Predicted 3D model of an 82-nucleotide RNA (ZMP/ZTP riboswitch aptamer (pfl RNA motif)) from Alicyclobacillus fructus. Model confidence (mean pLDDT): 75 of 100. Rfam family: ZMP/ZTP riboswitch aptamer (pfl RNA motif). The literature on the family includes a 2015 paper in Structure by Ren et al., "Global RNA Fold and Molecular Recognition for a pfl Riboswitch Bound to ZMP, a Master Regulator of One-Carbon Metabolism". Rfam links the family to the GO terms regulation of purine nucleotide biosynthetic process and one-carbon metabolic process.
[in-house]
RNA sequence: AAGCUGUCGCAUGACUGGCGGAGAACGUGGGGAACCACGGGGGAGUGCGACAGCCAGAGAGCCGGCCGCCUGGGCACUUGCA
Numbered sequence: 001a002a003g004c005u006g007u008c009g010c011a012u013g014a015c016u017g018g019c020g021g022a023g024a025a026c027g028u029g030g031g032g033a034a035c036c037a038c039g040g041g042g043g044a045g046u047g048c049g050a051c052a053g054c055c056a057g058a059g060a061g062c063c064g065g066c067c068g069c070c071u072g073g074g075c076a077c078u079u080g081c082a
Stems, first nucleotide, its partner, number of pairs: 003054010015042002017070005026039005061075003
């Protein structure tokens, strides 16, 4: 110096569903299955920077705001091909 881990800041940001309960944690309009549009909010991840630490640690995944029952995705990781 690079890399990794943690925290913070800025930018970006996929996904953001249905029913019931509680509730401040959605609202409006259109649908009927678990969708569409707009507004609001959530938000992992990614990029950059700062600080701290380092062979220690991370890792049995994470996200759509509380609980339950479901539906359908995204990100990350691994492998292969170009």